[in-house]
RNA sequence: GAAGCUCCAGGGGAUGGAGUCCCCCAAAAACGCUCGUGAAGGGCUGAUGACUCCUACCGCAAA
Numbered sequence: 001g002a003a004g005c006u007c008c009a010g011g012g013g014a015u016g017g018a019g020u021c022c023c024c025c026a027a028a029a030a031c032g033c034u035c036g037u038g039a040a041g042g043g044c045u046g047a048u049g050a051c052u053c054c055u056a057c058c059g060c061a062a063a
Stems, first nucleotide, its partner, number of pairs: 010025004016054006032044004
């Protein structure tokens, strides 16, 4: 330098999809906040880990 063989190129970040970046996990990472002694029960925010776009939802205004 060439060729061959084997293995890997995974998962997650409180509700959907995609791109980029960041973080976490190796059977774990993850599974929101609050009132209440606890349970029961009640109340609240957000489709993002962050940014951008799309979809859904909510509010206001106009046609």
The RNA shown here (Fluoride riboswitch aptamer (crcB RNA motif)) has 63 nucleotides and comes from Desulfomonile tiedjei. Model confidence (mean pLDDT): 80 of 100. It was read from a public genome assembly, where an Rfam model found it.